Predicted 3D model of a 75-nucleotide RNA (transfer RNA) from Tardiphaga robiniae. RNAcentral records the identical sequence in 2 taxa. Lineage of the source: Bacteria > Pseudomonadati > Alphaproteobacteria > Nitrobacteraceae > Tardiphaga.

């Protein structure tokens, strides 16, 4: 240095142009003598940064940051 794949809740990850989600953690509550489990319900998002095409972008398109993976080169 060139490639390719990732970056979405606290954690794992879906989400291939029209309303931003799931389990699981958290917190409540119902069971229970109590704890577990079990069930139910709330909360929680600067979709990594910034511009760009579009009526409309998490998604296309361009930088740019970080992480991994192979390849080149120096030594």
């Nucleotide at each position: 240095g060139g490639g390719c794949g990732g970056g979405u809740a606290g954690c794992u990850c879906a989400g291939u142009g029209g309303u931003a989600g799931a389990g699981c953690a958290u917190u409540c509550g119902a069971c229970u003598u109590u704890u577990a489990a079990u069930c139910g319900a709330c909360u929680g998002g600067u979709c990594a940064u910034g511009g760009g095409u579009u009526c409309g972008a998490c998604c296309c398109c361009c930088a740019u940051c970080c992480c991994g993976c192979c390849c080149a080169c120096c030594a």
Rfam family: tRNA. It is annotated as a transfer RNA.